This is a predicted structure of a 478-nucleotide part of an RNA (small-subunit ribosomal RNA, 5' domain) from an uncultured bacterium.
Context: one part of a larger RNA
RNA sequence: GAACGAACGCUAACGGCGCUCUUAACACAUGCAAGUCGAAUGGUGCUUAGUAAUAAGUAACCAUGGCAAACGGGUGAGUAACACGUGGGAAUAUACCUAUAAGAGGAGGAUAAAUCGAGUAAUUUCUUUAGAAUACUCCAUAGUUCCGAAAGGAUAAAGGCUUCGGCCGCUUAUAGAUUAGCCUGCGCAAGGUUUCUAGUUGGUGAGGUAAAGGCUCACCAAGGUAUAACCUUUAGUUGGUCUGCGAGGAUGAUCAGCCACACUGGAACUGAGACACGGUCCAGACUCCUACGGGAGGCAGCAGUGAGGAAUAUUAGGCAAUGGGGGAAACCCUGACCUAGAGACGCCGUGUGAAGGAAGAAGGUCUUUGGAUUGUAAACUUCUGUCGUGGGGGAAGAUAAUGACUGUACCCCAAAAGGAAGUACCGGCUAACUCUGUGCCAGCAGCCGCGGUAAUACAGAGGGUACUAGCGUUGUUC
Repeated sequence: GAACGAACGCUAACGGCGCUCUUAACACAUGCAAGUCGAAUGGUGCUUAGUAAUAAGUAACCAUGGCAAACGGGUGAGUAACACGUGGGAAUAUACCUAUAAGAGGAGGAUAAAUCGAGUAAUUUCUUUAGAAUACUCCAUAGUUCCGAAAGGAUAAAGGCUUCGGCCGCUUAUAGAUUAGCCUGCGCAAGGUUUCUAGUUGGUGAGGUAAAGGCUCACCAAGGUAUAACCUUUAGUUGGUCUGCGAGGAUGAUCAGCCACACUGGAACUGAGACACGGUCCAGACUCCUACGGGAGGCAGCAGUGAGGAAUAUUAGGCAAUGGGGGAAACCCUGACCUAGAGACGCCGUGUGAAGGAAGAAGGUCUUUGGAUUGUAAACUUCUGUCGUGGGGGAAGAUAAUGACUGUACCCCAAAAGGAAGUACCGGCUAACUCUGUGCCAGCAGCCGCGGUAAUACAGAGGGUACUAGCGUUGUUC
């Protein structure tokens, strides 16, 4: 000198764009953050018609079923590792989507909600009857598919709506696209020590997996590592960011990619995909309820609370846009997102007036008492109207409809200089000097050093210098 997710002190007019728990991955009251489909299905309710049985409709509720919930959002605890970056690779899977080919025949038994009864403080549990499906099961068919050297063997399906044109689905197979898993060359912090290792290193066989593999197991061999294993400490990583002429050094907030985690530890289930933040089970710590028998919970989602801390925001509006889930659609959901609110936290822009004006006014300060300075500064005269105020108009963002923001941005008119300047410094480094007070005191200080009676260094004042809605201090990096 530059920089900052900064903090503190003094001060503060406005706008735009960004940013905002760096500490306790500490604990969390409350609300919301993942649903949707009646064009898969049964019922309850409601409406209409009917004396009634019942029929038609509706989609608020319950339940079965489908898809989604593995995305999106948060955090950086762990991890020195194929975690990440980059370049290769083969032994793989891939819902929804696209293309192509073929198919969709027949049969059956359950079950939820409901209903009957019982039990419990509660979460919830047991029982009777009835009973549907695109739920489930069986038979048939089997080109392509799978197993097999071959012969041969194995495996499928579901309907719904309709304006009767068709549309949405279903099954099998192949290819694509997308996504994911795996292997590997190289790169990837600091220190210590000379050792470390028995599934350890390799082979054969088997199991397991979507898939290669000691991934697991049996047997055999005795290997592997100095091309740096092992131990300790620290740390998410990259694109990037800051600084620097560069080389380099430091760093990894916001934004984007990847990874890991979801109270702590472990486990699997479902599924195309999880070993699953707002799913399940077990154990633990903690909190809450209890009729003491037993139960409930997980903000590192958005707000918000307590605690910690020098320190970091609203329990806001809206799905209008973009995107996502469901649905044939209408539409529903969406604290993703878009907005508004708070904060000079940062960057950028604008203003606080302009021109004239010497009796160089008054006042202040200094004085050699002549004057000098504040100072064209003010007053005064003539103007202007940025921002702000009042009134009027009023977008774009939205292809036809739909605007939270919002009567917002912006435009026009009116009045009026009115409502809008501070902070630090002035001994040298370092731009800027005098007076008074104090008297090694009170105090200052980045370094040198000032202060013990004439202090340009302390404190105040006048004047000056620098930057300016900021200025200074502290901290950190280059």
Its Rfam family is "Bacterial small subunit ribosomal RNA". RNAcentral holds the full RNA, with entries from Greengenes.